[in-house]
A computed fold for a 349-nucleotide part of an RNA from an uncultured prokaryote, annotated as small-subunit ribosomal RNA, central domain.

Context: one part of a larger RNA
């Protein structure tokens, strides 16, 4: 490279926006770039192949033919594709009326619990553990009550539920702001769909500066435990965990399952609309987006999967090609470091 494939065997970039490029909805009409047939010109000669002939054969040679799949001009045909022009509305969107929501950014604020300070009551323990001790306590602890400060988190509600691209997101409230879904629709009129680069966004540690520090707690210090305990268990603790601006770009960043369309039995759950009947709040019935269960056909090695496909199918994009060496060297970019991203090779099995 074809080929086959990416839930778990090796392989779906962590998630968006979007360049360039690929792919692209009806109808009608013009051109004829692609594309089809017909031709012209060339495609050196040998040589391969076929046919004929010369050397007693053969190898070898000689003579014709094909072939040279290409590339050129002409002509012709117009279903695709392409390209102009006009026309459409079902793809997309616009528009107007609703609507749910821990979606975001600031700000204010609330009450439990905890720690701290101070003060009273009170007198000997508390604490922890499987048992102990290291700790804390007659300088009044533990317990109890008031008071002030202090700083992280939001208990029931909490869902098998919502929202959000994704990372995530939950105490009340204002401000501002993003997307979703429903329903109509007399507007735009292919505006679509992927998407190499490229830009952004991105758990948790981890780094810079300023702050800030109530719980927790890597490190380290003790007490046990043990043959030994650099651990598990207990007492103490600093970084950090908070917020601000700035970096860092990883993760089992998982549904381990890229995105979008279009078909393919049905059944039941919850959430968020609509529509039908009915005076009417249920209920009933029906539809539309999401969320889950089980499950026909089918697919799969099987486990499962099955309208939220891993079934059929089409379009774009990533990635995959025997273990280990190794996601390392090196080299480049990038970062204050840490270190990330590309990314091999000897060897060996």
């Nucleotide at each position: 490279c074809u080929g086959g494939g990416c839930u778990u065997a090796a392989a779906g970039a962590g998630g968006g926006u979007g360049u360039a490029g690929g792919c692209g909805g009806a109808a009608c009409g013009g051109u004829a770039a692609g594309u089809a047939c017909c031709u012209u010109g060339u495609g050196a000669a040998a040589g391969c192949c076929c046919c004929g002939g010369g050397c007693u054969c053969a190898a070898c040679c000689c003579g014709g033919g094909a072939a040279u799949u290409g590339c050129u001009g002409g002509g012709u045909a117009u279903a695709c594709u392409a390209u102009c022009g006009u026309u459409c509305u079902u793809g997309a969107g616009g528009c107007a009326g609703g609507u749910a929501g821990g979606g975001g950014u600031c700000g204010c604020u609330g009450g439990a619990a905890c720690c701290u300070u101070a003060g009273g009551u009170g007198g000997a323990g508390c604490g922890g553990u499987g048992a102990a001790a290291u700790g804390c306590g007659u300088a009044g602890a533990u317990a109890u009550c008031u008071a002030a400060g202090g700083g992280a988190a939001c208990g029931c509600c909490u869902g098998u539920g919502g929202c959000g691209a994704a990372a995530g997101c939950g105490g009340g409230u204002g401000a501002c702001u993003g997307g979703g879904c429903c329903u109509g629709u007399a507007c735009u009129g292919a505006c679509g769909c992927u998407g190499a680069g490229a830009c952004c966004c991105g758990a948790a540690a981890g780094c810079g500066u300023a702050g800030g520090g109530a719980g927790c707690g890597a490190a380290c210090g003790g007490g046990a435990u043990u043959a030994g305990a650099u651990a598990c268990c207990c007492c103490g603790g600093u970084a950090g965990u908070c917020u601000a601006c700035g970096c860092c770009g990883u993760a089992a960043a998982c549904g381990a399952u890229g995105c979008g369309c279009a078909c393919u039995a049905g059944g039941u759950u919850c959430g968020a609309g609509g529509g039908u009947u009915c005076u009417g709040a249920c209920a009933a019935c029906u539809u539309u987006c999401g969320u889950g269960c089980a499950g026909a056909a089918g697919c799969a090695a099987a486990a499962g999967u099955g309208a939220u496909a891993a079934g059929u199918g089409c379009g774009c994009c990533g990635c995959c090609u025997g273990g280990g060496g190794a996601g390392u060297a090196c080299g480049g970019c990038c970062g204050c470091a840490a270190g990330g991203c590309u990314a091999a090779a000897a060897c060996u099995c």
Notes:
The full RNA is in RNAcentral, with records from ENA. It matches the Rfam family "Bacterial small subunit ribosomal RNA".